Bacterial RNase P class A from Flavihumibacter soli, 385 nucleotides, folded computationally. The source organism's lineage runs through Bacteria, Pseudomonadati, Bacteroidota, Chitinophagia and Flavihumibacter.
């Protein structure tokens, strides 16, 4: 000094003309116009992937289906979300480093390991059962015998037969926990150390996941396969929804029914319960209007500042008022200014650019698009000391 990854903030500014929406004040009987004052689209408004706030279903429930979450404490209205820990897996540095079986020793040294920062993840359960591991391969979990090894049988000898075996060698992501040594025909947890890893039990710490020690049993994966266990969800959606004025034919046809709440419908995917219901219901036709109002923006709201907590985030105190549109507003024209890139005669001078992208009931996540700038952190590289 450069590049790389990760995380966070900005991410256009100003002045002039003119022009759009809305709200308040003037002038106007009122409307309309005029004029004056103020404001006017994001960090993701984007997707529709959660979570809740609101409204409706007259109230208020059980069960089964169907859906979701899944380490562990905290925060939050909540959440599949954040924050910090835990484990478990990767790599990288300390490192030619610890520990060590084994062997008369000695030297060599097999399995295994500790810290420190990173960095992934759809982290409960395989010891309830089913299922499934393609292809290669003798076999893929009640496994198995190609090569080849060991005994033994016929034979001159190749070669056949019988009986053993999973330790060598191959094939595979994986061959049944791992490595040495003993034994043994030859070999195995067959027996012994030394190791991993899982459970279960004791004792230490620790809110707790968990940790570290000691004795014990047990040893192929998978559960984003089904399934168990735990816990937890009412459907629906702003075109949800509530009111107001005006109009017309609350007309017509069929069906079922006129009541121990029936016929029929609502909550609900299905039962159960339950609630509506008589000049009722439900289906079909037809005919009128489809204009306004409200929801609709003052909030789980935003800045300043103390304090408390590793942090997420809380409490305290002070200020602020910031779109309300309803086919759909925020724009254009001109000049400088900032920051970026390229040319050229440094200096300065031209020229180009300036991203992804527009609310439509609010809000808290997640996810995904961004030209270029800046800050912080870690890896690499150049230099210089």
């Nucleotide at each position: 000094u450069a590049a790389g990854c990760a995380a966070g903030c900005c991410g256009u500014u100003c002045u002039a003309u003119c022009g759009c929406u809305g709200u308040c004040c003037a002038u106007c009987u009122a409307c309309a116009a005029u004029g004056g004052a103020g404001a006017g689209a994001g960090g993701a408004a984007a997707g529709u992937c959660c979570g809740g706030g609101c409204a409706a279903c007259a109230c208020a429930g059980a069960g089964c289906a169907u859906c979701c979450u899944g380490c562990u404490u905290c925060c939050u209205a909540a959440c599949g979300g954040g924050a910090a820990g835990g484990g478990a897996c990767c790599a990288g540095c300390u490192a030619u480093c610890c520990u060590g079986a084994g062997u008369c020793a000695a030297a060599c040294g097999a399995a295994g390991g500790a810290g420190c920062g990173g960095g992934u993840a759809a982290c409960g359960g395989a010891a309830a059962g089913u299922g499934c591991c393609a292809c290669a391969g003798a076999a893929a979990a009640u496994a198995a015998a190609c090569u080849a090894c060991c005994c033994u049988g016929u034979g001159a000898a190749a070669a056949c037969g019988g009986g053993g075996c999973a330790a060598a060698g191959g094939u595979g992501a994986a061959a049944a926990c791992g490595u040495g040594a003993g034994g043994u025909a030859a070999g195995a947890g067959c027996u012994c150390a030394c190791g991993g890893u899982u459970c279960c039990c004791g004792a230490u710490g620790g809110c707790g996941a968990c940790a570290u020690c000691g004795g014990g049993g047990g040893c192929g994966g998978u559960a984003a396969a089904c399934c168990c266990c735990a816990g937890g969800a009412g459907u629906u959606g702003a075109a949800a929804g509530a009111c107001c004025a005006a109009a017309u034919a609350g007309g017509c046809u069929a069906a079922c029914g006129c009541a121990c709440g029936u016929a029929g419908g609502g909550c609900u995917g299905c039962u159960c319960g339950u609630c509506c219901g008589a000049u009722g219901u439900u289906a079909g036709u037809g005919g009128g209007u489809a204009g306004g109002u409200c929801g609709u923006u003052a909030g789980a709201u935003c800045c300043c500042g103390g304090c408390a907590g590793c942090a997420a985030u809380g409490c305290c105190g002070g200020g602020a008022c910031u779109g309300g549109a309803u086919a759909a507003a925020u724009g254009a024209u001109a000049g400088a200014a900032u920051c970026c890139c390229g040319a050229u005669u440094u200096u300065a001078u031209c020229g180009g650019g300036a991203a992804c992208a527009g609310a439509a009931c609010c809000c808290g996540g997640c996810u995904u698009a961004c030209a270029g700038g800046c800050u912080u952190g870690c890896u690499u590289u150049u230099u210089u000391a």